[in-house]
RNA sequence: AUACUUAAAGGGCAAACCAAUCGAAAGAUUGGGACGCAAAGCUAGGAUUCUAAGGCUUUACGAUUGCUAGGAAUGUCCGGCUGCAAAA
Numbered sequence: 001a002u003a004c005u006u007a008a009a010g011g012g013c014a015a016a017c018c019a020a021u022c023g024a025a026a027g028a029u030u031g032g033g034a035c036g037c038a039a040a041g042c043u044a045g046g047a048u049u050c051u052a053a054g055g056c057u058u059u060a061c062g063a064u065u066g067c068u069a070g071g072a073a074u075g076u077c078c079g080g081c082u083g084c085a086a087a088a
Base pairs, nucleotide, nucleotide: 006086012037013036017032018031019030020029021028022027035075041081042080043079045078046077047076048073049072050071054068055067056066
C1' cells in the first nucleotide's frame, strides 16, 4: 500500500413489533425495542416494487371500474460520491 480474506478492540446503525405525531394512502419522524448490517453512510440517476389524493376514464347524476407519480421504498439490484480500525 491492497483486500467483497476477515482476527481482535473501541465505537456506529437498527428489522419485526409497540406508542405518539404527520399523511388520502404507500409510508415517514420521534421514543422504546434488536432481526440483522463493513458502507444498513449520502444520492431516487437506471431497473424494480408499493400507493393512487389529484387528473383522466366509466355513468344521465352519484356510487363504482380501469389507467396514471410531481407521492414513497437505497434494509431489492445496478450506478455515482464519501468513509473507521488492521492481527495474520